[in-house]
RNA sequence: GAUAAAGGCAAACUCAACUGAAAGGUGAGGACGCAAAACCACCGACCUAAGUCUUCUGGUAAGGAGAUACGGUAGCGGGGUUGCCGAA
Numbered sequence: 001g002a003u004a005a006a007g008g009c010a011a012a013c014u015c016a017a018c019u020g021a022a023a024g025g026u027g028a029g030g031a032c033g034c035a036a037a038a039c040c041a042c043c044g045a046c047c048u049a050a051g052u053c054u055u056c057u058g059g060u061a062a063g064g065a066g067a068u069a070c071g072g073u074a075g076c077g078g079g080g081u082u083g084c085c086g087a088a
Stems, first nucleotide, its partner, number of pairs: 001085001008034002013029003017026003032075001038081003042078003045073003051068007
C1' cells in the first nucleotide's frame, strides 16, 4: 500500500468432547472482520478469584461477604520481536 497476484488467519454462533476452580483455552464446522487478527503479558485496561488475607454466621463440620493474579484476553490500546507479496 495498487479494484494486481499468490496465499494466510478466523469473530459471533453451532457441535462433540478434552482441559481448567473460574475466566479462558484446545478440536471440527462457520465467517464478522484482519496487512501483522504472526509471536511476547513489559505498561495501561478489562475478565476471573482456586489459593491467600480480612470479616460474618456457626462452633470446630461447614457456609456467606469483601479484597487480592501468582490465572487469563496478543481479535482492547501502547510497546517489543519476527515476517509474505509488491505496481507506479
Predicted 3D model of an 88-nucleotide RNA (c-di-GMP-I riboswitch aptamer) from a marine sediment metagenome. The model forms 91% of the base pairs in the Rfam consensus. Its Rfam family is "c-di-GMP-I riboswitch aptamer". Rfam's curators write: GEMM was predicted in a large-scale screen for bacterial structured RNA regulatory elements.